Transfer RNA from an uncultured Bacilli bacterium, 72 nucleotides, folded computationally. The coordinates come from a structure-prediction model, not an experiment, and the mean pLDDT is 83. It was read from a public genome assembly. It matches the Rfam family "tRNA".

RNA sequence: ACCCGUAUAAUUCAGUGGUAGAAUACCUUACUUUUAAUAAGGGGGUCCCCGGUUCAAGUCCGGGUACGGGUA
Numbered sequence: 001a002c003c004c005g006u007a008u009a010a011u012u013c014a015g016u017g018g019u020a021g022a023a024u025a026c027c028u029u030a031c032u033u034u035u036a037a038u039a040a041g042g043g044g045g046u047c048c049c050c051g052g053u054u055c056a057a058g059u060c061c062g063g064g065u066a067c068g069g070g071u072a
Stems, first nucleotide, its partner, number of pairs: 001071007010024004018055001026042005048064005
């Protein structure tokens, strides 16, 4: 320099163009002598950034940024 992949909750990850989810963590309650475990409930998201397409974009297109890998 060029090519490929990844970027979504505090963390690890799902998500086929139609109002964004799980597990763990955190908070509350129940249970328990207490903790843990278990059960129920709750809070938490400008979906990396800027544009474009579309009635509608996390998703499609273009350009960036960060990280990882490859070729020379």